[in-house]
Context: one part of a larger RNA
RNA sequence: AAUGAACGCUGGCGGCGUGCUUAACACAUGCAAGUCGAACGGUAACAGAGAGUAGCUUGCUACUUUGCUGACGAGUGGCGCACGGGUGAGUAAUAUAUAGAUAAUGUGCCUUUUAGUUCAGGAUAGCCAUUGGAAACGAUGAUUAAUACUGAAUACUCCUUCUUAUUAUAAGAUAAGUCGGGAAAGUUUUUCGCUAAAAGAUCGGUCUAUAUCCCAUCAGCUUGUUGGUAGUGUAAGAGACUACCAAGGCAAUGACGGGUAGCGGGUUUGAGAGGAUGAUCCGCCACACUGGUACUGAGACACGGACCAGACUCCUACGGGAGGCAGCAGUGAGGAAUAUUGCACAAUGGAGGAAACUCUGAUGCAGCAACGCCGCGUGGAGGAUGACGCAUUUCGGUGUGUAAACUCCUUUUAUAAGGGAAGAAAAUGACGGUACCUUAUGAAUAAGCACCGGCUAACUCCGUGCCAGCAGCCGCGGUAAUACGGAGGGUGCAAGCGUUAUUC
Numbered sequence: 001a002a003u004g005a006a007c008g009c010u011g012g013c014g015g016c017g018u019g020c021u022u023a024a025c026a027c028a029u030g031c032a033a034g035u036c037g038a039a040c041g042g043u044a045a046c047a048g049a050g051a052g053u054a055g056c057u058u059g060c061u062a063c064u065u066u067g068c069u070g071a072c073g074a075g076u077g078g079c080g081c082a083c084g085g086g087u088g089a090g091u092a093a094u095a096u097a098u099a100g101a102u103a104a105u106g107u108g109c110c111u112u113u114u115a116g117u118u119c120a121g122g123a124u125a126g127c128c129a130u131u132g133g134a135a136a137c138g139a140u141g142a143u144u145a146a147u148a149c150u151g152a153a154u155a156c157u158c159c160u161u162c163u164u165a166u167u168a169u170a171a172g173a174u175a176a177g178u179c180g181g182g183a184a185a186g187u188u189u190u191u192c193g194c195u196a197a198a199a200g201a202u203c204g205g206u207c208u209a210u211a212u213c214c215c216a217u218c219a220g221c222u223u224g225u226u227g228g229u230a231g232u233g234u235a236a237g238a239g240a241c242u243a244c245c246a247a248g249g250c251a252a253u254g255a256c257g258g259g260u261a262g263c264g265g266g267u268u269u270g271a272g273a274g275g276a277u278g279a280u281c282c283g284c285c286a287c288a289c290u291g292g293u294a295c296u297g298a299g300a301c302a303c304g305g306a307c308c309a310g311a312c313u314c315c316u317a318c319g320g321g322a323g324g325c326a327g328c329a330g331u332g333a334g335g336a337a338u339a340u341u342g343c344a345c346a347a348u349g350g351a352g353g354a355a356a357c358u359c360u361g362a363u364g365c366a367g368c369a370a371c372g373c374c375g376c377g378u379g380g381a382g383g384a385u386g387a388c389g390c391a392u393u394u395c396g397g398u399g400u401g402u403a404a405a406c407u408c409c410u411u412u413u414a415u416a417a418g419g420g421a422a423g424a425a426a427a428u429g430a431c432g433g434u435a436c437c438u439u440a441u442g443a444a445u446a447a448g449c450a451c452c453g454g455c456u457a458a459c460u461c462c463g464u465g466c467c468a469g470c471a472g473c474c475g476c477g478g479u480a481a482u483a484c485g486g487a488g489g490g491u492g493c494a495a496g497c498g499u500u501a502u503u504c
Base pairs, nucleotide, nucleotide: 001503002502003501005500006499007498008497009496012376013375014374015373016372017371018369019368020334025332026331027330029329030328031327034079035078036077039076040075042072043071046070047069048068049066050065051064052063053062054061055060056059086287087286088285096211097210098209099208100207101206102205105204106203110200111199112198113197114196115195116194117193118152119151120150121149128141129140130139131138132137158181159180162177163176164175165174166173167172186192213259214258215257220250221249222248225247226246227245228244229243230242231241232240262284263283264282265281266277267276268275269274289310290309291308292307293306312323313322314321315320340366342365343364344363348362349360350359351358352357379409380408381407382406389400390399391398392397414441415440416439417438418437419436423431448493449492450491451490452489453474454473455472459488460487461486462485463484469476470475
């Protein structure tokens, strides 16, 4: 000098930040990912309209009915759920940082360009009926739609077989030809979609080089191990995997083993070099009760998806089931220690939608905490017979001290009343009647903490008597203690001041 701090004493206000560093311990409750009826069959609920019946006050009430309309629960289908948010357990290199490679690669939505969007078919959820189960959840039959699914047609460029030419000998690349193969979905006034191909953009995958903690009281390690050939596999190179062959490969420039640890931009200290550190914010990585596995998909081996195993918790009719806060709040536990079960989608951004809009604990705000930084205040001027009190005294006095009282003044702040934004581009403001402005009242509402032997700014009296105690180091205390305890006085900092811990 610093801190995500804690503890003790004290505490007026505002702005901006920050707030489980410990148990990646266990979690009650609520919310955190939906949306589209302009893809579809439909109609459980709500509202309207039409029709019918009844009552009749002849245009009102009640009932029935019709998806007809606005809409819409459940369902099929599309897109999203791989983003955003959390945490740092693992990881010493499958990570990160920097510089490259990809002639070894993928890319939904978006942009540009070219071409197309033809014909047909069978199901299935829902609904209905029957039915099993305590529940979770099912079973059977009948029936129905689509931008769901399937078949056929066409398709230079696409994929694939083979041939030729060019290129750096080859792997390969490019060009031309050739065998075989491969699309589509509607809706409508347009629009919006769908399919194929080419290019772009964006976001990835993989590979290479260099750098990246401690222990040698870890010295040898390795058999898919190191290389080759052929295949498998992948979007893609590769012992990544398989078969066969060879016997290699790494290591004191530290292999292998053990311990510790997410990495960087940064932060902190320092004149710098360097050291320490990796909260908040930004980039990357890893994880989602523990371990494993794949499915779907452009993308996951998927926090609020699936399956299996395990531990734990809960329900049960004992047959069987349900769950995963390292999302936001919140609870218990642990701990020296860390906040509200708040408001709003008004702004910014995201998902879906043609849009209106819906959703969004992302985000914007508010609440709590002197936890930090910054700013402001707790009054100003005058005022001596230098009051009282207190302390001290050589008893004369001296200090507190212009300090107080008293006189005059001011109103930052406070309280009360009134007005009242910007943030929003036409509408739309959670914050919030907030910030801010005006007026009134009245010095009114507001000072502590540590220290005073030297280092180190600041001294006397009393008590105690190697006791009680102090102490960062030196050291104080055994009867005149500036070092212990109290008082008066003083010094330093100040809404803080000290102590402890840690880093330089």
Background:
A computed fold for a 504-nucleotide part of an RNA from an uncultured bacterium, annotated as small-subunit ribosomal RNA, 5' domain.